[in-house]
Context: one part of a larger RNA
This record gives sequence, structure tokens and C1' cells, in this order.
RNA sequence: CGCAUACGGUGGAUGCCUAGGCGAUAAGAGGCGAAGAAGGACGUUGUAGGAUGCGAUAAGCCGCGGAGAGUUUUCAAGCAAACUUUGACCCGCGGAUUUCCGAAUGGGGAAACCCAAUGACCAUAAGGUCAUUAUCAUACUCUGAAUACAUAGGAGUAUAGAAGCGAACCGGGAGAACUGAAACAUCUAAGUACCCCGAGGAAAAGAAAUCAAUUGAGAUUCCCUAAGUAGCGGCGAGCGAACGGGGACCAGCCGAACAGAAUAGAGUUAGUGGAAGCGUAUGGAAAGUCGCGCGAUACAGGGUGAUAGCCCCGUACACGAAAACUCUUUUUUGACAUAUUAAGUAGGUCGAUGCACGUGAAACGUUGACUGAAGAUGGGGGGACCAUCCUCCAAGGCUAAAUACUCCUUAUCGACCGAUAGUGAACUAGUACCGUGAGGGAAAGGCGAAAAGAACCCCGGAGAGGGGAGUGAAAUAGAUCCUGAAACCGUAUGCGU
Repeated sequence: CGCAUACGGUGGAUGCCUAGGCGAUAAGAGGCGAAGAAGGACGUUGUAGGAUGCGAUAAGCCGCGGAGAGUUUUCAAGCAAACUUUGACCCGCGGAUUUCCGAAUGGGGAAACCCAAUGACCAUAAGGUCAUUAUCAUACUCUGAAUACAUAGGAGUAUAGAAGCGAACCGGGAGAACUGAAACAUCUAAGUACCCCGAGGAAAAGAAAUCAAUUGAGAUUCCCUAAGUAGCGGCGAGCGAACGGGGACCAGCCGAACAGAAUAGAGUUAGUGGAAGCGUAUGGAAAGUCGCGCGAUACAGGGUGAUAGCCCCGUACACGAAAACUCUUUUUUGACAUAUUAAGUAGGUCGAUGCACGUGAAACGUUGACUGAAGAUGGGGGGACCAUCCUCCAAGGCUAAAUACUCCUUAUCGACCGAUAGUGAACUAGUACCGUGAGGGAAAGGCGAAAAGAACCCCGGAGAGGGGAGUGAAAUAGAUCCUGAAACCGUAUGCGU
């Protein structure tokens, strides 16, 4: 040095577990904000720090309910000091307080800071306390130019008016490129992404100047179909309807669908009751085995020293609210208001654009420029255009449901994950760390049933670490702690060289 066997070290795979995630279903909620939000800074406990809560009344104050023996949040124990059946702690509802920044709004500002003015009150030496003081909009009042009347402008007062934040869904404005076309320019991607404005719990649309086709239908929205059809298309790549049929839902109107109070119920926000088992042996421990019982409108689930219907929490079922909120029934009070049929419109020309439809034979819709009717004996449409016929009534407005979504709450579920998985995050996680910044962004779970977490002795540096002793079922479960694979490194023995 090699091989073999045994025993170790290192390492943290695997198995088992779950405190956290992921996805869904059913309900709810669908907003918060100048009455100062979202988000923060700084404080705050007897005791340093992080987290949580709270705000100088600061892990809290008050009231009303629930509940009933312990309590003073957690990492996290100790020490100290307290509270509590005269009901603490805890849970629910309502209220009070709520520093500073932040739309931030008295002015300024390098956010959490600086500096004021006015009024009232208290002090009167300085000063202190409280309140108000942004802008815009609307209404009113007073003023007031060029310019006579006026108007613009200015000043003041009033207003639960606006602003800012928020995950997706929605309407509108503006609007790419990569890509595809096997290159690329029309085209596509796509009216997508991104940006901006605005609204609601949904939004938008909506009661035919609509379709249809010689029969008729009867607002809108959504789904299935029609149909990858008719078409459009460097007729390339690709794009792609409608009529009709079947469903979901149905509602019509011209100010109505409204507000307050009372009434009787229902629900939500705390909760309450809630059946039935013992014994033997094994074992550290019984819920497993054996024996004999019982409940079940409850054998969902979880916990308990191994696998428990009957030990505990629960579950089925039955009940419950002083207070707040929501819905429904009935009664009552208040309120109850367009216009009077649409003219610079319809239509036309030119230029664009939306329609599945790229200018095409291109109707129809929208409109930047220029034009420009009729008046129900009228007008629009039926895919160039004309006639006939049919159908509808533009240039004013409102409208629930069926539809879309989930930052969030409650309950339940999973041929979803199980710590390199599942959220980036099961742990001090958007933390540590990196970056001037926008931004990027981890690793890290498991002793044991119970800390019973190893008193005491010995070696050692008053060490680290170890050996005894002790605990424990187990300590090769000893805190780098369940299991403990492999790579890798040793020790002992045998054989070989």
C1' cells in the first nucleotide's frame, strides 16, 4: 500500500412527522380617507434586544354583554412587585385616548424636522394652553380695471364637496416591439404589453331609424351551436363572422324602482347544554391483545406516554344577545322634479378609422376639413346603385337579473406539497446580505411521553472536551441532540506484497 472482517469518525441522503403553503367549493364582504387613510418614524412593559399590541390615558382606559379561576403577550426562563368570586385575565359589541410624518392641508422642508400668524383664556417678566389659518369646486356677500353701463379680476363667508390609498374584474384615451410570414415592407403579434383618466360591487350594454325575407321575430348581457362555415387575406402567414336553433335570465320606462321611524321575525358579530367502559396480562406508558358491557339524530376530526364511539376537546342535535349591523313583513311620515320629439343634424365630397371585411363592386357606423336637407303627404334601412315591396322612426335620457373578478372574512374539502418540495418566506423573511439607485434577494424545521436538560466526583487552563455517578424505555436520544445512506478519513485483526 492492497483485499477482507469488525468497530468508529465525518456527512446529512432516506424514512416518518408538520407548525407552513397550494388549489378549490359554499356563503359573506366588496372598500378605507380632511371626523386625517394606506403605509411608516419615534415611543410605550419593573428588567437590554427582536416580534406582537398600544399611543404621553401608550401589552392599555370606560360602558354593556359572555364566561368562571386563575392572571400580569411572545422568543423566554429567572428575579421582583402586584391583581383576582366586591368576578380578575380572556372573548364579543359600543365608546374614549390616539405623539410625529404621510393626500398632509398655516409657511417652509433633505418625510417623521424647522419657523410662524390670528383669536380666546391664564399669567403678566419672559411666556404658557386651546382653537383656527392650504388649494380647487359650488353658493352667497362686498368690491372692481382698460371702458360709460358692465365684464374680467380681487377680498370675504359657508359646505361630512373634491383630493390620497387599494389585489383583480370594468369603461374610455393613447398605444409598441420581439415574434410569425421559415428573409421582409402590406399583413401578423395586437388594439396585446406598458402608460393615463374614470367608475362600481359589479361595470359596460339595453327597450329597434334592429333583424328577417314575402312566413315572421321582438331591449340588452352570457353560454352551447351554427362554424373554422360564409368571407377577408403579399388570396401568403394568417384573420374569421352573422342569420337561424337551443339554453341562462327576463322588465320595462320618462322620473319609478326613494328616505326616516315604528312593528314582528331571520341572520351575523361572544357563547350554552350535549350520550355511552371497566378489568386481566404484556409493556416505560395501553388507546393494541384477551374478557365481559354500553351509547349512537353523536363511528366528522383532533389530542392524550403505541392504534380510544364510551379519557379530554369536540361532533349530531337542541338552545342563546344588554349592544352594533344586515335582510324581510306590516304600519306610518316625508319626498315625488326632464323635455315636448331633437339642425350646422341626416346626407354629400376629400382624408382617416371601426365593423371578421387590408378600397375593394363596399353597403353600415364614427368624424378632421368643406358643405348641407326634409318635416310623417316626411325620413332611415334591407351590403355598390335603381324600382317594387317589407320594415323601422336617428340627431334627448334612465333601467334589475342572468355575466367578470377576489386584497379580504367564515366554514368545509383535496387520487395537492411535505423542508433542494410547497409561497421567495413552516424558523428574527421581503429578514440577513448585495447595489449610488431602480432593484436583486437567501440559507436556516424535528432531544424526550415528560427537562426528568445530567446534583456530586475525577482529568484539564477556575478551559474546551472527556471519564464516572445520576435521570430516562432508550443518552451511539446529551442539547452540532429522531432515523443516520454514500462519497471521504481512521482504528483493530487476518492475509498478500